[in-house]
Model confidence (mean pLDDT): 81 of 100. Predicted 3D model of a 74-nucleotide RNA (transfer RNA) from a Candidatus Omnitrophota bacterium. It was read from a public genome assembly. The source organism's lineage runs through Bacteria, Pseudomonadati and Candidatus Omnitrophota.
C1' cells in the first nucleotide's frame, strides 16, 4: 500500500434475518444475615453501542466516510 476481522456498562463479553424498556457475568453501592470481615441472599447505580453523513415510518443491526486496535501479504 492491499485485503480481512473487530470498537456495545469500569472490565470481559452476548445481541448483529432493522420494530422488546439495550443485555449478561464480574466489579461498585445500598439493605439483610454475621462479634466483625468473608461468603450467601435481596435490591439498586451505571450506555447518547467508536465519531460524523446517508437508507427507512424506524438503525446497535444496513450504506458510505473517518478515527482506534489486531493479523495476512507486499
Nucleotide at each position: 500500500g492491499c485485503c480481512c476481522c473487530c470498537g456495545u456498562a469500569g472490565c470481559u463479553c452476548a445481541g448483529g434475518u432493522g420494530g422488546a424498556u439495550a443485555g449478561a457475568g464480574c466489579a461498585c453501592c445500598u439493605g439483610c444475615c454475621u462479634u466483625c470481615u468473608a461468603a450467601g441472599c435481596a435490591g439498586g447505580u451505571g450506555g447518547u453501542c467508536g465519531g460524523c453523513c446517508g437508507u427507512u415510518c424506524g438503525a446497535a443491526u444496513c450504506g458510505g466516510c473517518c478515527c482506534g486496535g489486531g493479523g495476512g501479504c507486499a